[in-house]
RNA sequence: UGAAAUAGCUCAAUCGGUAGAGCAACUGAAUCGUAAUCAGUAGGUUGCGGGUUCAAUUCCUGCUUUCAGC
Numbered sequence: 001u002g003a004a005a006u007a008g009c010u011c012a013a014u015c016g017g018u019a020g021a022g023c024a025a026c027u028g029a030a031u032c033g034u035a036a037u038c039a040g041u042a043g044g045u046u047g048c049g050g051g052u053u054c055a056a057u058u059c060c061u062g063c064u065u066u067c068a069g070c
Stems, first nucleotide, its partner, number of pairs: 001068005008023004017054001025041005047063005
């Protein structure tokens, strides 16, 4: 100097308009039983403050942490 911070993990979210997916977890089905498989459920103060706006993950700003470069 630049980038990033969103579910337990990995990541989306278009020009500001009700935050989603996969895996994992849980419940059920199926099986003599287990795994695989199928159906469903739950899980979020969007890193922490402030500002703009009717409305902010999104725009502006301060701080913290991480990564990359000089």
Molecule: transfer RNA
Organism: bovine gut metagenome